[in-house]
């Protein structure tokens, strides 16, 4: 220095003339604003607004390592533990190249629970969890016999080998008829005591027990924590317009679904109410943007973010505005020049509809940070 | 704005509670006939919409993008 990949920021800009639209002021036409970092997807969570049960319990649903921030989250920030990547660096083995551990650094994790219970797990294997005898082991009896051994029936065993993604710790040993945690060392694991750091996940040193129960919970399920329900087409005013039939009813109704519990209405009916069919009206006004708002400083925190102080108001349409023309800069490719600079061309992904914190997914270009690789110097 | 379903060979459709992907119609050879159609036997066609991720193993389980269909309002 190039190249690719990740993580942030930003994504056009100015002025003139005509054009929408809103809000303020005005005799008259004057003054300011006017579309994102996703406005998207409708995955989350919430403000807000409405239901006389927003009471219980069940079912359903969500989410799970520790602290912490936040209005709140399934979101984010810091550790922790597993995993993986490749440089170095240390230690051992081996002695070309290598292989095992340990720290540093990037990167992922849907990280409680299988020792509460039930399932799964083709094929191939003897057998897939308290399994099990293919090939070899031993050991009684019987037949043959080539004094070796074969065949077959009973017992022992699962340490060798074999199959598979996994096979019921591992290495050495002792014993044993063969064996095997049966027993010892020593390592790994698991459960329990304690000490030390740490707020905590956890991490490490000591010892003790039983020897050892594999995997899957994005399998059912079991623990902890948590959830009324419906959503601006919400809702609230005002206006306009009515035409009715049948059925259901001792209970019914009450904003998911079932029970119980409270309320209201009603008790033999022309009731309340509830289904279905049919017919009429359907227009205007709020809601409608000052907000968990946004810029700049200063402080506390590793950080996410907290606090203080000052400043600014930054769309509000409803067949749906934010546009067009012209210059001139900007950023990019291509030429041409090679000291300014000149020419053509392009400029992503995309448009608000009740607000906001997130998550996922599109995206030319520039820059800032990281990582990996190449390549020259030193 | 609410919410339920689909997506599989050229078409039209199966596939399960996770074991390596079928049918029918069309296409192709070939037998049968004078010949064609019908019939019989054969073959070949497959990113299971895309990426990802859980398992040993994904069409199916999870999550995330594409398209399509309906339903309330």
């Nucleotide at each position: 220095g190039g190249a690719g990949c990740c993580g942030g920021u930003c994504g056009g800009g100015u002025g003139a003339u005509c054009g929408c639209u809103c809000c303020g002021a005005u005799a008259a036409u004057u003054g300011g604003a006017g579309a994102g970092g996703a406005a998207a997807g409708u995955c989350c969570g919430a403000a807000c607004a409405c239901c006389g049960c927003a009471g219980a319990g069940c079912a359903g649903g969500a989410u799970g390592c520790c602290u912490c921030c936040u209005a709140a989250c399934g979101g984010g920030a810091g550790g922790g533990a597993u995993u993986u990547c490749g440089a170095u660096c240390c230690g051992c083995c081996a002695g070309c190249u290598g292989g095992c551990g340990g720290a540093u650094g990037g990167g992922a994790u849907a990280c409680g629970g299988c020792a509460a219970g039930u399932g799964c797990a083709a094929c191939a294997g003897a057998a897939a969890g308290u399994a099990g005898a293919c090939u070899a082991c031993c050991u009684c009896g019987a037949c043959a016999c080539u004094c070796g051994u074969g065949u077959u029936g009973g017992g022992g065993a699962a340490a060798a080998g074999g199959u598979g993604a996994a096979a019921c710790g591992g290495u050495g040993g002792u014993g044993u008829a063969a064996g095997a945690g049966a027993c010892c060392a020593c390592c790994a694991g698991u459960u329990c005591u304690g000490g030390u750091g740490g707020a905590a996940a956890c991490a490490u040193c000591a010892g003790a027990a039983g020897c050892u129960g594999g995997g899957u919970a994005a399998a059912c399920c079991c623990c902890a924590u948590u959830c009324g329900g419906u959503g601006c087409a919400a809702g609230a005013u005002c206006a306009a317009g009515c035409a009715g039939c049948u059925c259901c009813g001792a209970g019914a109704u009450g904003u998911u679904g079932c029970u119980c519990g409270c309320a209201u209405c009603a008790u033999u009916a022309u009731a309340a109410g509830g289904a279905g069919c049919g017919g009429g009206u359907a227009g205007a006004u709020c809601g409608c943007g000052u907000g968990a708002a946004c810029c700049c400083g200063a402080u506390c925190g590793u950080g996410a973010g907290g606090u203080c102080g000052a400043g600014u108001c930054c769309a509000g349409a409803u067949g749906a505005a934010u546009g067009a023309u012209c210059a001139c800069c900007g950023u990019c490719c291509g030429u041409c020049a090679a000291c300014c600079g000149g020419c053509g061309g392009a400029u992503a992904c995309a448009g608000a509809a009740u607000u906001c914190g997130g998550c996922u997914u599109a995206u030319a270009g520039a820059c800032c940070g990281g990582c990996u690789c190449c390549a020259a110097u030193a | 704005g609410c919410c339920a379903c689909c997506g599989u060979a050229g078409c039209u459709c199966a596939g399960c509670u996770g074991g390596u992907a079928g049918a029918g119609c069309a296409g192709c050879u070939g037998a049968u006939u004078u010949g064609u159609a019908a019939u019989c036997a054969g073959c070949a066609g497959g990113u299971c919409g895309g990426g990802g991720g859980u398992u040993c193993g994904a069409a199916a389980c999870c999550c995330u993008c594409c398209g399509g269909u309906g339903g309330c309002u």
Molecule: RNase P RNA; transfer RNA
Organism: Fidelibacterota bacterium UBA7300